[in-house]
Transfer RNA from a Chloroflexota bacterium, 72 nucleotides, folded computationally. The sequence is in RNAcentral, with records from ENA. Model confidence (mean pLDDT): 82 of 100. Taxonomically the source falls in Chloroflexota (Bacteria, Bacillati).
RNA sequence: GCGGCCGUGAUGUAGUGGCAACAUGCAACUUUCCCAAAGUUGAUACCGUGGGUUCGAAUCCCAUCGGCCGCU
Numbered sequence: 001g002c003g004g005c006c007g008u009g010a011u012g013u014a015g016u017g018g019c020a021a022c023a024u025g026c027a028a029c030u031u032u033c034c035c036a037a038a039g040u041u042g043a044u045a046c047c048g049u050g051g052g053u054u055c056g057a058a059u060c061c062c063a064u065c066g067g068c069c070g071c072u
Stems, first nucleotide, its partner, number of pairs: 001071007010024004018055001026042005048064005
């Protein structure tokens, strides 16, 4: 230099054009003599960034940033 894959709450993942979901963690409460476990409730991501397409984009297209892999 060229090509491919990945980027979504604090963490790990799902979501392949129409309300961003699940688990773990966190906070409060219930339960318990206390802790743990269990249960209930709650907060946290405008989806790496900037454009474009579309009535509508995490999703499609382009550029760019970061990570990983391969080729030269």